[in-house]
The part of an RNA shown here (small-subunit ribosomal RNA, central domain) has 350 nucleotides and comes from an uncultured bacterium. Its Rfam family is "Bacterial small subunit ribosomal RNA". Gene Ontology terms of the family: ribosome and structural constituent of ribosome. The RNAcentral record of the full RNA draws on Greengenes.
Context: one part of a larger RNA
């Protein structure tokens, strides 16, 4: 020398639980596996280093000597790993009380407003657009009032508010049910972090089988527009959109930012619990965990920018990248009804 790197150039799995396996607080004793030392035994010969010597020199050869990081056995030595055993409480979990929340599920139940039946009043027009037309109306539409019927979605509230691992969740009340937080420090006493496989969850479109369809609406129709128009625009309208139960398993699944721990200057806004001070009091203000955001110091950055919610300083673990294009394809193998999804090249070529 013993590689650089992953917000936005290539590169963090879409998210979780968790095997193996890697890592792993503080402290006493103890063993010696791993580490250090010291001895013996090997460690072929030629090679390479040192002395010396022969061919006139060198190459080249010859003779000694050293070396040989390397094994194995034997003494030791105990700081560090490792291993046994005791002990500890700062990590972790457990209890107890409290409040916060659009977390999850089922179940009822509400009112606006779309559309459609019936009924009442009423008459020629309505819709629709840039301007029109298809469309719908004298068999009575649009309008309005009444009553009914049925699907779906919850105005204000409402907010860089909340919660959740992530997708993601918003009317309203009850059941069941996860987790996070604050306080009390009461119990356990490293029980603890990451996670190759695996296994769970997974928007939205799309599949299957069976309900439902009000509204919106891919394919379709048609009227426009246009040179044309398989578009935009306008009438309709079928699958989907919704439930049940099974599948698929993606995506700009984004913070384009794995997760976990320590450590590093403020400033402000807001959510949640709390402790002080005040007191007519939920305020104000001082202060402590915990989320969330904005601004900014050191510091990293290529720059933009990040900046106690890092993209700083630092250890652990897992993941990934290693010019474009061919190509996230072929093939072959798992997976899926299918669609197609997961792994994943190569010649070519610049």
């Nucleotide at each position: 020398c013993u590689g650089g790197g992953c917000g936005u150039a290539a590169a963090g799995c879409g998210c979780g639980u968790g095997u193996a396996g890697g890592c792993u607080g503080c402290u006493g004793c103890g063993c010696a596996a791993g580490u250090c030392g010291g001895g013996u035994g090997u460690g072929a010969a030629a090679g390479c280093c040192c002395g010396g010597g022969g061919c006139u020199c060198a190459a080249c050869c010859c003779c000694g000597g050293a070396a040989g990081u390397g094994c194995a056995c034997u003494c030791g030595a105990a700081a560090c790993u490792g291993c046994g055993u005791g002990a500890c409480u700062g990590g972790a979990a457990u209890c107890u009380c409290g409040g916060a929340g659009a977390g999850g599920g089922u179940a009822g139940c509400g009112g606006a407003a779309u559309u459609c039946u019936g009924g009442g009043u009423g008459u020629a027009g309505a819709g629709g657009u840039g301007a029109a037309a298809u469309u719908c109306g004298u068999a009575g539409a649009u309008a309005u009032c009444c009553a009914g019927a049925g699907g779906a979605a919850c105005a204000c509230c409402g907010g860089u508010g909340g919660c959740g691992a992530a997708g993601g969740c918003g009317g309203c009340u009850a059941c069941c049910u996860g987790g996070a937080c604050g306080a009390g420090u009461a119990u356990u006493g490293a029980c603890g972090c990451u996670g190759a496989g695996a296994c769970g969850c997974g928007a939205a479109a799309g599949u299957g089988u069976g309900g439902g369809g009000a509204g919106c609406a891919a394919a379709c129709a048609g009227g426009a527009u246009u040179a044309g128009a398989u578009a935009c625009c306008c009438u309709g309208g079928u699958a989907g959109u919704c439930c049940a139960c099974a599948c698929c398993g993606u995506a700009a699944a984004c913070g384009a930012u794995g997760a976990g721990u320590g450590c590093u200057a403020g400033a402000u806004g807001u959510c949640g619990c709390g402790g002080g001070c005040a007191u007519u009091g939920a305020c104000c203000c001082c202060u402590g965990c915990g989320g969330u955001g904005u601004c900014g110091c050191a510091g990293c950055u290529a720059a933009c920018g990040c900046a106690u919610u890092a993209a700083g300083c630092a250890c652990u673990c897992c993941g990934c990248c290693u010019g474009g294009g061919g190509a996230g394809u072929a093939c072959g193998g798992c997976c899926g009804c299918a669609a197609g999804g997961c792994u994943a090249a190569a010649a070519c070529u610049c």